[in-house]
RNA sequence: UCGUCCAGAACGCUUAAUUCUUUGCCCAAAGAAGCGGAGGACCCAACUUCCUGGGGUGAAUCUCCCUUGAAAUCUGGUGUGGUUUCCGUAAACCCGCCACCUUUCAAGAGGGUAGGGUUAUCCUUUCAACCCGAACCCGUCAGCUAACUUCGUAAGCGUGGAAGGGAGGACAG
Numbered sequence: 001u002c003g004u005c006c007a008g009a010a011c012g013c014u015u016a017a018u019u020c021u022u023u024g025c026c027c028a029a030a031g032a033a034g035c036g037g038a039g040g041a042c043c044c045a046a047c048u049u050c051c052u053g054g055g056g057u058g059a060a061u062c063u064c065c066c067u068u069g070a071a072a073u074c075u076g077g078u079g080u081g082g083u084u085u086c087c088g089u090a091a092a093c094c095c096g097c098c099a100c101c102u103u104u105c106a107a108g109a110g111g112g113u114a115g116g117g118u119u120a121u122c123c124u125u126u127c128a129a130c131c132c133g134a135a136c137c138c139g140u141c142a143g144c145u146a147a148c149u150u151c152g153u154a155a156g157c158g159u160g161g162a163a164g165g166g167a168g169g170a171c172a173g
Base pairs, nucleotide, nucleotide: 002173003171004170005169006168011158012157013156014155018033019032020031021030022029023028034153035152036151037150038149039148044143053141054138055137056136057135062112063111064110066108067107068106069105070104071103072102075099076098077097078096079095081094082093083092084091085090115132116131117130118129121167122166123165124164125163126162127161
C1' cells in the first nucleotide's frame, strides 16, 4: 500500500446521570474524579409591567378541529320585581331567570408541526423507515457574566435499511 473483517444480554439505546475510595451491611451513607445544571461583576443589552406575574431543566414548541365548563357583550322571551313619565292603557331604563350569537379562558380527546432519537468500531453527510414531540420545578424573584457560590448524577427501555467521506483496530494474507 492492497484485500477481507469489525453482530456482542456482564451487550446495546434514550439521558448529565458514569467510575473509584471509605464506612456500614446487601444496599445505604460520606468523599473524590468525570459529566450536566443554576445563581453570580465590569462591558454589552434591556429600560415595562399589567391582564392571564415572571423564570428554570428538557427535543418536547406552535397551531387546527371537536366536546364540556366558566366569564363578558348583543339579541329574543319571561316575572306577584324596582324606578321615572303619563294618569287610562302604555312607554323607557334597571334587576333576576331561560335561550341564542360572538369573543376570551380552562380541561379532555384527536390531527398537524418547530424540534429530537434509532440504522452496533468511532465521528460525520444524504436518502429511507420507525418512534418521541412529555413531565416537572422555583415562588413574585433571577438578561449576559470572570472570580466565586451552589445543585444533580435518577429513571426508563431492546434498535439494527441503503449510498458516501474521514479516523482506528484485527487478520491465514
A computed fold for a 173-nucleotide RNA from Desulfofundulus thermobenzoicus, annotated as c-di-AMP riboswitch aptamer (ydaO/yuaA leader). The RNAcentral record of the sequence draws on Rfam. Its mean pLDDT, the model's own confidence on a scale to 100, is 76. NCBI's taxonomy places the organism under Bacteria, Bacillati, Clostridia, Eubacteriales, Desulfofundulus. It matches the Rfam family "c-di-AMP riboswitch aptamer (ydaO/yuaA leader)". Rfam's curators write: This family represents a conserved RNA structure found upstream of the ydaO and yuaA genes in Bacillus subtilis and related genes in other bacteria.